Predicted 3D model of a 524-nucleotide part of an RNA (small-subunit ribosomal RNA, 5' domain) from an uncultured bacterium. Its mean pLDDT, the model's own confidence on a scale to 100, is 80. The RNAcentral record of the full RNA draws on ENA and SILVA.
[in-house]
Context: one part of a larger RNA
């Protein structure tokens, strides 16, 4: 000079974009970050609608629209946060010789029969609560048996074992015990078998510091047979050999999350890993496993501990390194905001819920970018100020004064895109006995916008609303005067100051840069 997630001092007029706890992975007061499904199921607490009844007020009734609470199903393994943790990480490539994989999406086989519990509800009983304990009763797409078995699985190749579930829309003949049966269309279920993806597992190569750390290792190396796993594998185990690594730094110790990148530098190189993006690793500290397609699982569950809360003292809660906000530490880092309108995600057939992801607002000059703060003319070279060889000179076209403009800014009026969407319906194509139900596809309607009456556009009025920092010896662009007298004081380095200081202070005057300037801290 260049940079920064900066902070500090002085100043400070706006837009638009980014960007904001780098310290205590210290504690945490409230609220919200995962929930949905009644088209799986029995229900009916509250509400609203019908129906009964008595009739001012009530009282019955799941019959309906919903629907606490409960069974079941998906989902909570994603998003989101942080960087403790050094090594099975990560990064680049090769591979799986040894692998899974619900949901999607393709294809195609199958949904046949049966059956016994339990939550809830209600009895009762124990507890301050948190809940716990017993009796009776019911329902599924929740659990269980049979049957079938192609591709699946074992298999001595003979044969042997293994599945399921129903729902809802709509109807024309036929059957009916009038519910429905049947027939279709949607969602769904269960086998297999392809696909995408997405994940487990492996080998090799490079990458920090220290020898004031030189020997390390006993499940350690390796072989055998067993176990385990979705899979190779001392992963784990019985035996059995004694091996394995190491100055091309083992081990130990310190320090740190890894790349893409990000800064600087002509480069080579150095330094750095905020935001974004990949990837791992952790979720009060340590462990453990459940459940599941997937977890050893931030907002799940066991146990141990610290710790903070309630307790009737018996016992129970809880986990912000989500997103806000709080004290504590710090130099030092924002709102206890709107909204699901887009965009994605879960969940549902669908409406539609949900969503501190997200999109937007808000506070910071915290950074980069843009625009302003007037323009033209104006010599009596005013008036002040400051210097002075007292003639003057500079401040200075600078103001004033005239003649304009009107960006920001205020006020008034208009006014988006983001909504070509999801939704309705008419055509059409597909299913289909069917013009119904359902899908897809062209048309055409009319609902929906947090931001926001915001951009923007227009119009008035009127120079009005808007400049400051630093520095001037030399490096370094800018000098006079006065104060002060090695005093007060400056200072990156040389070094100024001990009576005429262009080096201290202050004024006047100049120079850089300007809504910044400037110090510190940092890195090249």
């Nucleotide at each position: 000079u260049a940079u920064u997630g900066a902070a500090c001092g002085c100043u400070g007029g706006u837009g638009g974009c980014a960007u904001g706890c780098c310290u205590u992975a210290g504690g945490c007061a409230u609220g919200c970050a995962a929930c949905u499904u009644u088209a799986a199921c029995g229900g009916u607490a509250g509400c609203g609608c019908g129906g009964g009844g008595g009739a001012u007020u009530c009282c019955c009734u799941g019959g309906u629209g919903g629907c606490g609470a409960g069974u079941g199903g998906c989902u909570g393994g994603u998003g989101g946060g942080u960087g403790a943790u050094u090594a099975u990480u990560a990064c680049u490539g090769c591979g799986u010789a040894a692998c899974g994989u619900g949901g999607c999406c393709u294809g195609c086989c199958g949904u046949g029969c049966a059956g016994g519990a339990u939550a809830g509800c209600c009895c009762g009983g124990c507890g301050a609560a948190a809940g716990c304990c017993g009796g009776a009763u019911u329902a599924a797409u929740a659990c269980c048996g049979c049957a079938u078995a192609c591709g699946c699985u074992c298999u001595a190749c003979g044969g042997a074992g293994g599945a399921a579930a129903g729902g809802g829309g709509g109807g024309g003949a036929u059957c009916u015990u009038a519910g429905g049966a049947c027939c279709u269309c949607c969602c769904g279920c269960u086998a297999c078998a392809g696909g995408g993806g997405c994940g487990g597992c492996c080998g090799a190569u490079g990458g920090c510091a220290g020898a004031u750390u030189a020997g390390c290792u006993a499940g350690u190396u390796g072989g055998u047979g067993g176990g385990g796993u979705a899979a190779a594998g001392g992963c784990c185990u019985a035996c059995c050999a004694a091996g394995g690594c190491g100055a091309c730094g083992a081990u130990c110790u310190g320090u740190a999350g890894c790349u893409g990148g990000u800064c600087u530098g002509a480069g080579a190189g150095g330094a750095c890993g905020a935001c974004c993006a990949g990837c791992c690793a952790c979720a009060c500290u340590g462990g453990g496993a459940c459940u599941g397609a997937g977890a050893c699982a931030c907002g799940g569950c066991c146990c141990a501990g610290a710790c903070u809360c309630c307790u009737a003292c018996g016992g129970g809660a809880g986990g912000c390194a989500g997103c806000a906000g709080u004290g504590g530490g710090g130099a030092a880092u924002u709102u206890u905001g709107g909204a699901c309108a887009a965009u994605g995600g879960g969940g549902g057939c669908a409406a539609c819920c949900c969503u501190g992801a997200u999109c937007c607002a808000g506070c910071a000059a915290u950074g980069c970018c843009g625009c302003g703060u007037g323009u033209g003319u104006g010599a009596a070279g005013a008036a002040g100020g400051c210097c002075u060889u007292c003639g003057g000179g500079u401040u200075g076209u600078a103001a004033a004064g005239c003649a304009c403009u009107u960006u920001u800014g205020u006020c008034c009026g208009g006014a988006a895109a983001g909504a070509a969407a999801a939704c309705g319906u008419c055509g059409u194509g597909g299913u289909u006995a069917a013009u119904a139900c359902c899908c897809g596809u062209g048309g055409c309607g009319g609902c929906u916008g947090a931001c926001g009456g915001u951009a923007c556009c227009g119009g008035a009025a009127g120079a009005a609303u808007a400049a400051g920092c630093a520095c001037c010896g030399g490096c370094u662009a800018a000098c006079u005067a006065c104060g002060u007298g090695c005093c007060a004081g400056c200072a990156g380095c040389c070094g100024c100051g001990g009576u005429a200081a262009u080096a201290c202070g202050u004024a006047g005057g100049g120079u850089g840069c300007a809504a910044g300037c400037g110090u510190u801290a940092a890195u090249c």